A computed fold for a 329-nucleotide RNA from Herbaspirillum sp., annotated as Bacterial RNase P class A.
The RNAcentral record of the sequence draws on ENA.
The model forms 92% of the base pairs in the Rfam consensus.
Lineage of the source: Bacteria > Pseudomonadota > Burkholderiales > Oxalobacteraceae > Herbaspirillum.
Its Rfam family is "Bacterial RNase P class A". It is annotated as a ribozyme. Its family is annotated with dimeric ribonuclease P complex, ribonuclease P activity and tRNA processing in the Gene Ontology.
Model confidence (mean pLDDT): 78 of 100.
A source record names the gene rnpB.
[in-house]
RNA sequence: GAAGCAGGCUAGACAGUCGCUGGCUAUCUCGUAAUGUGAUAGCGGGAGGAAGGUCCGGACUCCAUAGAGCAGGGUGACGGUUAACGGCCGUCCGCUGAAAGCCGCAAGGUAUAAGGCGAGGAAUAGGGCCACAGAGACGAGCGUAUUUAGUUACGGUGAAACGCGGUAACCUCCACCUGGAGCAAUUCCAAAUAGGCACGCGUUGAUGUUGCUCGCGGAGCGUGCGGGUAGGAAGCUUGAGCGCUGGAGUAAUUCAGCGCCUAGAGGAAUGACUGUCAUAACAAGGCAACUUGUCGUAACAGAAUCCGGCCUAUCGGCCUGCUUUGAUU
Numbered sequence: 001g002a003a004g005c006a007g008g009c010u011a012g013a014c015a016g017u018c019g020c021u022g023g024c025u026a027u028c029u030c031g032u033a034a035u036g037u038g039a040u041a042g043c044g045g046g047a048g049g050a051a052g053g054u055c056c057g058g059a060c061u062c063c064a065u066a067g068a069g070c071a072g073g074g075u076g077a078c079g080g081u082u083a084a085c086g087g088c089c090g091u092c093c094g095c096u097g098a099a100a101g102c103c104g105c106a107a108g109g110u111a112u113a114a115g116g117c118g119a120g121g122a123a124u125a126g127g128g129c130c131a132c133a134g135a136g137a138c139g140a141g142c143g144u145a146u147u148u149a150g151u152u153a154c155g156g157u158g159a160a161a162c163g164c165g166g167u168a169a170c171c172u173c174c175a176c177c178u179g180g181a182g183c184a185a186u187u188c189c190a191a192a193u194a195g196g197c198a199c200g201c202g203u204u205g206a207u208g209u210u211g212c213u214c215g216c217g218g219a220g221c222g223u224g225c226g227g228g229u230a231g232g233a234a235g236c237u238u239g240a241g242c243g244c245u246g247g248a249g250u251a252a253u254u255c256a257g258c259g260c261c262u263a264g265a266g267g268a269a270u271g272a273c274u275g276u277c278a279u280a281a282c283a284a285g286g287c288a289a290c291u292u293g294u295c296g297u298a299a300c301a302g303a304a305u306c307c308g309g310c311c312u313a314u315c316g317g318c319c320u321g322c323u324u325u326g327a328u329u
Base pairs, nucleotide, nucleotide: 001325002324003323004322005321006320007319008318009317010316012277013276014275015274016273017272018271020046021045023043024042025041026040027039028038030036048300052311053310055309056308057307058306059305060182061181062180063179072178073177074176075175076174077091078090079089080088081087092120093118094117095116096115101110102109103108121173122172126171127170128167129166130165138163142155143154144153145152186234187233188232189231196225197224198223199222200221201220208216209215241260242259243258244257245256246255247254248253278297281294282293283292284291285290
C1' cells in the first nucleotide's frame, strides 16, 4: 500500500433572560373529615442509547396450591456464566467467507484467515411426506439379459432408485424446565348521597313548613355500626445500582477496596429566546492547505413499578483492535 472484518465512545459546548414541573427552606394566605391550596423569595433536581417493540427472563404483589401423575406450553451439540433466560462466553461440528496466488486466450473456476450464520437430541419405537425430472418415489413392483428357480446382474432421471435412502422448522419419542394474573398488581385512611344492620322515638301525629305558637300536611325520624364509591396516602425509585483501582478467569463473569446518589410525575413537567464558538450543509475565491460569507443544531425518538437481555430505528463525528497479503528497508 491492497483486501476483509470486529468493537467502543459521542448524540453540540459555554454564557445570559423568561418560563414549565417536582423537592427543601422562609414568610404570608385560604381551607378540608383527611391529605392540603394559593402567592412571594432563596437554594437545588429534571429523558434515552435505544426511554421504542412488548419478544424472552426475573424482582415485587395478589389469587390458587398436601403429595404424585397425566394433559398443555417451552427448550435441545458439549462445557461454563447468572437472580433467571430461548441471553451471554468458550470449545467442537456443519455452512459461509476477500484481495493475493494457481488454472484458463477469455468468460470464469479454485482456497483459506479474521469474521459471520446454524430450532446442532433421536430416522432399526411408530405414522406421514419426498417438488421438478423420471416408466416407476417409499414398497415393492416394472423393463432388459440370464437361471432348474423372483436365480443373478444392470436400469438414462433425480438430493434419494430396485436399500438398513432423506425429512423431526410434520406428527412423534427421549431428556430437562414449566401454576394464573399483572403496578389499572396490591395495601392503608376515608366524605356526601343512596341502600343495609342494630337500638330508640313515632297515627295518643314524629319529621317538615322562617326562631316560637296556631294552622297546614301525614310516615317516617334520630343515633350508632359496617361495606363500597369520590378523594387522599403507600407501592415509587438505594438498586441483581454506577465509576475507579487491584485480584481470579482464555472469556462471559466474579471477588475485594475506595468513591458517588443520578427524574419520580401521575392525563402526565423536561421548553423558548439571545449572543459567542465548534460540526454538518450551501455559495464564492484558491493548484492545494485553507479563507470568507450564508444557514442556525440538524437523525431515530421521548420516561410512567423496577431490573437483565433480544430485536428494530438512527444525521453526523471520533477512537481502538484483528486477519491475510504486496512492495521497500